[in-house]
The RNA shown here (small-subunit ribosomal RNA) has 1474 nucleotides and comes from Akkermansia sp. Lineage of the source: Bacteria > Pseudomonadati > Verrucomicrobiales > Akkermansiaceae > Akkermansia. The sequence is in RNAcentral, with records from SILVA. Rfam family: Bacterial small subunit ribosomal RNA. Gene Ontology terms of the family: ribosome and structural constituent of ribosome.
RNA sequence: AGAGUUUGAUCCUGGCUCAGGAUUAACGCUGGCGGCAUGCCUAAUACAUGCAAGUCGAAUGGUACCUUUCGGGGUGCCAUGGCGAACGGGUGAGUAACACGUAGGUAAUCUACCCUAAAGACGAGGAUAACCAUUGGAAACGAUGGAUAAUACUGGAUAGGACAGCACAAAUCGCAUGAUAAGCUGUUUAAAGGGAAACCACUUUAGGAGGAGCCUGCGGCGCAUUAGCUAGUUGGUGGGGUAAAGGCCUACCAAGGCGAUGAUGCGUAGCCGGACUGAGAGGUUGAACGGCCACAAUGGGACUGAGAACGGCCCAUACUCCUACGGGAGGCAGCAGUAGGGAAUUUUCGGCAAUGGACGGAAGUCUGACCGAGCAAUGCCGCGUGAACGAAGAAGUAUUUCGGUAUGUAAAGUUCUUUUAUCAGGAAAGAAAAGACAGAUUGACGGUACCUGAUGAAUAAGCUCCGGCUAACUACGUGCCAGCAGCCGCGGUAAUACGUAGGGAGCGAGCGUUAUCCGGAAUUAUUGGGCGUAAAGGGUGCGUAGACGGCAAAAUAAGUCUAUUGUAAAAAUGCUGAGCUUAACUCAGUAAUGCAAUAGAUACUGUUUAGCUAGAGUAUGGAAGAGGCAAGUGGAACUCCAUGUGUAGCGGUAAAAUGCGUAAAUAUAUGGAAGAACACCAGUGGCGAAGGCGGCUUGCUGGUCCGAUACUGACGUUGAGGCACGAAAGCGUGGGGAGCAAACAGGAUUAGAUACCCUGGUAGUCCACGCCCUAAACGAUGAGUACUAAGUGUUGGUGAGAAUCAGUGCUGAAGUUAACGCAUUAAGUACUCCGCCUGAGUAGUACGUACGCAAGUAUGAAACUUAAAGGAAUUGACGGGAGCCCGCACAAGCGGUGGAGCAUGUUGUUUAAUUCGACGAUACGCGAAGAACCUUACCAGGUCUUGACAUCCUCUGCAAAGUUAUGGAGACAUAAUGGAGGUUAGCAGAGAGACAGGUGGUGCAUGGUUGUCGUCAGCUCGUGUCGUGAGAUGUUGGGUUAAGUCCCGCAACGAGCGCAACCCCUACGGUUAGUUGCUACGCAAGAGCACUCUGGCCGGACUGCCGUUGACAAAACGGAGGAAGGUGGGGACGACGUCAAAUCAUCAUGCCCCUUACGUUCUGGGCUACACACGUACUACAAUGGCGCAAAAACAGAGGGGAGCGAAGGCGCGAGCCGGAGCAAAUCCCAAAAAGGCGUCCCAGUUCAGACUGUAGGCUGCAACCCGCCUGCACGAAGUUGGAAUUGCUAGUAAUCGCAGGUCAGCAUACUGCGGUGAAUACGUUCCCGGGCUUUGUACACACCGCCCGUCAAACCAUGAAAGUUGGGAACACCCGAAGCCAGUGAGCUAACCGCAAGGAGGCAGCUGUCGAAGGUGGGUUCAAUGAUUGGGGUUAAGUCGUAACAAGGUAGCCGUAUCGGAAGGUGCGGCUG
Repeated sequence: AGAGUUUGAUCCUGGCUCAGGAUUAACGCUGGCGGCAUGCCUAAUACAUGCAAGUCGAAUGGUACCUUUCGGGGUGCCAUGGCGAACGGGUGAGUAACACGUAGGUAAUCUACCCUAAAGACGAGGAUAACCAUUGGAAACGAUGGAUAAUACUGGAUAGGACAGCACAAAUCGCAUGAUAAGCUGUUUAAAGGGAAACCACUUUAGGAGGAGCCUGCGGCGCAUUAGCUAGUUGGUGGGGUAAAGGCCUACCAAGGCGAUGAUGCGUAGCCGGACUGAGAGGUUGAACGGCCACAAUGGGACUGAGAACGGCCCAUACUCCUACGGGAGGCAGCAGUAGGGAAUUUUCGGCAAUGGACGGAAGUCUGACCGAGCAAUGCCGCGUGAACGAAGAAGUAUUUCGGUAUGUAAAGUUCUUUUAUCAGGAAAGAAAAGACAGAUUGACGGUACCUGAUGAAUAAGCUCCGGCUAACUACGUGCCAGCAGCCGCGGUAAUACGUAGGGAGCGAGCGUUAUCCGGAAUUAUUGGGCGUAAAGGGUGCGUAGACGGCAAAAUAAGUCUAUUGUAAAAAUGCUGAGCUUAACUCAGUAAUGCAAUAGAUACUGUUUAGCUAGAGUAUGGAAGAGGCAAGUGGAACUCCAUGUGUAGCGGUAAAAUGCGUAAAUAUAUGGAAGAACACCAGUGGCGAAGGCGGCUUGCUGGUCCGAUACUGACGUUGAGGCACGAAAGCGUGGGGAGCAAACAGGAUUAGAUACCCUGGUAGUCCACGCCCUAAACGAUGAGUACUAAGUGUUGGUGAGAAUCAGUGCUGAAGUUAACGCAUUAAGUACUCCGCCUGAGUAGUACGUACGCAAGUAUGAAACUUAAAGGAAUUGACGGGAGCCCGCACAAGCGGUGGAGCAUGUUGUUUAAUUCGACGAUACGCGAAGAACCUUACCAGGUCUUGACAUCCUCUGCAAAGUUAUGGAGACAUAAUGGAGGUUAGCAGAGAGACAGGUGGUGCAUGGUUGUCGUCAGCUCGUGUCGUGAGAUGUUGGGUUAAGUCCCGCAACGAGCGCAACCCCUACGGUUAGUUGCUACGCAAGAGCACUCUGGCCGGACUGCCGUUGACAAAACGGAGGAAGGUGGGGACGACGUCAAAUCAUCAUGCCCCUUACGUUCUGGGCUACACACGUACUACAAUGGCGCAAAAACAGAGGGGAGCGAAGGCGCGAGCCGGAGCAAAUCCCAAAAAGGCGUCCCAGUUCAGACUGUAGGCUGCAACCCGCCUGCACGAAGUUGGAAUUGCUAGUAAUCGCAGGUCAGCAUACUGCGGUGAAUACGUUCCCGGGCUUUGUACACACCGCCCGUCAAACCAUGAAAGUUGGGAACACCCGAAGCCAGUGAGCUAACCGCAAGGAGGCAGCUGUCGAAGGUGGGUUCAAUGAUUGGGGUUAAGUCGUAACAAGGUAGCCGUAUCGGAAGGUGCGGCUG
């Protein structure tokens, strides 16, 4: 410090996710030692048991013991009394508050114990507990009578003090009220003793220290879907109360006080020092340690005291316990511990040795504070589990290309060490204070740390991960299963992603997972973001608060700046050191943000004062304008009415129909009525804040611009709330209603058509008044000011002009932007103010509130779902977008297919099997250039098991092949015969295993080969340039071509694969060579090579020449010459790529599968089946024909031939047979070419056609039954030119005619070739199909066979409403009213004082009252849960209906509104261009 993830790729926006750190943690696996820490986050739930606050005999009385030198001393207990129990310890429920933090105030206060200073303590009195007696009660606990003491209690005296009062005047201080000191008078108020003593206590006063109370400024949570709250409320006066100010309380008076700088309400929460994280700013948090607060089962209350209540009291409530049923007792959020809850948190331990606390004069006692130990890897830190050498690179394991490689110096082995653990011995510091000196004593931890010695490598390693992010890979298993997953995503038979193993990576007594927080996240942006199109500018203005504000000067010093001081507790953090062997840990020193105070500075901001004119405004003179409101008025057109003319149609559409019309329409003419809108002018022209505004005239009225001077003197800008305006639709009331037109009706279209089209048509559209308040209310761009190149058009003003001011457009520089673009009318550079945004969906929905007559508008969530959604641009693909061009693509023609019969292939069906493959074009006379057996892969049955075939090993052998015989369907078995050659066995048999074998699977694991787009003209690269980039340019443009062919231009310049050419055949000629060819030599032989022909080598054609056109080009057109003319004709040749195209059955091959079988072999069968359907051919339907005939029965080309072609001749009606000449072929043979010619038939199911069938034969072959071909005779079916539809072909082509070859024993209508005869037509590119280039749109990229919307049906999930139901919270009203303070009363009771006494003073019980907790009643409010039913929403591989959107998406889309419809949606009105 970044990374992954939206796309085919790119840039951006934007979310999600990861790597880091942390934790009072928990869970899983594992676990050696030590140190230091930490340990109920949940039920502030309930608690058994024990302990956690006592102490003092030097305050006092008593009692029981012990002791005694008999004087006394000591110990325990009971009670009075003093001090303490308000500390220490726990918890975080409540609390949004002066509770906390920080800085201050207290002139408004208190303070036991402690310290300092001053003064004092005189003299009396009456009780009472313990105790004794009687007595009540189960107990707890009492009651009555009697006795007694004090440092307990009560009077009296004393007082330079305290308190109160008074009056007066001087002083000092204070921000003010006021404070201090001095003066006078009067009243009231003190004391306690103990001890042998030192001394300790006591009273009063002043001060200190520490502590506490109260007050104030500032600071720190959420919700405005909480906006108004408040009657003791705010203030005053009098009084009361308190330690103390104060509505703290009370009576009266006034009507205030708080609040958008967020009152009130609701929710949540103890606050802080700090902790975690972060570069910081911040964010989160408040365990442990420390400070403060609050609480002690829940609620209320006072008492005592210096101070108030966890282990005090009283009352109420709930719960628990005891009970003799009458009544009592209790409060672990102290330490342990128990139950419960929970994912989860310890011992009913030791000690007061240390530190600290209470009491005491002290010894000391008490102390679950504390110090320690125990349990827990809960965390942090440290140590160890050994070290060195050691290659036969052992064994094992894993893998393998079988060679090896890895584990791996790792182990073994050799040498060494002993931390730790174990055993034995020794053994601390913590502890020295306590008046001085001297002496003595005190350790829970603990026989612990530590030290020494002994034995012996001995006692000690796991966890997670290995697709990318992210360090680390292989094998096997599994087969969209099981499973993984933080995100992207893995898994459907070769998974580095699942599981296991080997290996590797990381960390290590731990490692992973889960949860939470910060970080990364500049993803709430102060530091440090945005708003034209990504989310985001309010529809527009006026204006309040607020914020910001021109020039120059003076004063001030609030902000600001500087210095100093105080404080910021300690701990922590940082830095520097020190102590435990180190570290964690501990100790010492130092530093630091904030707040406050004091002093100073005055540039800027603020405030005040007096000015200025450049901002703003006023006056004055002109100007333009659909600016607004009201009244009046005009013509054209539509419709309607009346009348005339006139007759059969009109109207409407792509075409129609509904509709209108003989009752006279439409058309035409005249007249009239009514309403609405204002042609031309008219213009990115004008005006207005926006919405918006359009005939003409008049009236009223708002704003703007320009010119020139004068005046005011910052009067300005923006603007939360607020107010006003605000298209269309819509609503209310009343008018009006010509045209248009939602709804509606009808007609069409259609599968349907609730639409588009047509005919009608109502609200509405218009007016007046009142509402509504929304739009794509858009420049998708808030307002204002200043600055920053130009050019050009236009409107208004001024100017003689040049120009200039104010608008409104276009093009463009710098700059800016993700890009597109913007660019003086900014989206540039800056400032000021307002509004708004923070992933997508849910959703502008729900609930709540406000407004509205309603429709609805404004405000505006969440649960849940999801990894994207989105912007701009790029390359493709696509379009029922556009342009250009090509092709037998259409058109123009010729012939077919589709109908028939048959052949063949396919589907389907059948079958034991009908083997397998090929399936739009690009499968279907295809693999198959030829299934009777074989082939053959299929089926039935019979055999073999190292095998039919290959390599290797061992043993045996005279064999093996062949021939014959027997059995058998045959393979095979048995027997006989046979015997070349071999005898290292190379042959055969037997045996063992390695292996053979597989037309078994996967063409979606592959190679190779092939089809197709397409012989279409395209596909790319290097360098350069442009762009952030994907990419672009080149390759586009203007011409031209069959062509990315060529030329010209051009930020491109070149190059490659394709095109073309080079190759072959063919067309002409030359030359050369002539045998088997040819021939002028009469024939043969012979001769010859001119001709034909054949083979070789050359020539020829290049737009080369001429003309025209073109741009002086490329090229095109015409012509000449030429055998051939513009690639002459044909072939081979197939760019980058597409279709997971075809083929594992040609072959090869990975992996999987079978191994007495999925291998091998044999016989027979099947691949030839047959209701049907399709493809491709053949033959026909006839006269352009059938049949017959022949003069020597006319004329080819290209092929084939040795297990071959087979002549002549003969036989047969024929197929064929006999025959065997010639020929390994320019010699011989196949071989007859056919259409052609002549004659006949005469339009018929025929002298057409030949299927089917019968019969007799032939050929091949072991074998023609299933299942071959051919021949003769006989039989003689369908068929008379073929519906919708569809196909081939542009010249030696179509059509037609035959010939040959391969395969092959035999079998050809198929296939591949060959020649013969030999046409028609092409105006042209509108349309169909396919293709190329350019451009445009796109929501497509698996690329239109794309994408995608809504209803309905199903499952699941969360959520709204709902008659209600249940529970909780906070208030309110009334009732009841405990304890208790206060007040009153007090007939009852009463020790201290007064009084001789009676009695009094004073006090108490009791009673009454105000207040008052809990409780009760009531109606509301609020929160939560639940609820039949119901609403929409979301999610879910393959459901239904349509096809709304994306292309002109097939009716352009979208926004607002109204209405209608199963649904997407349609239509009307207005608006926008996205």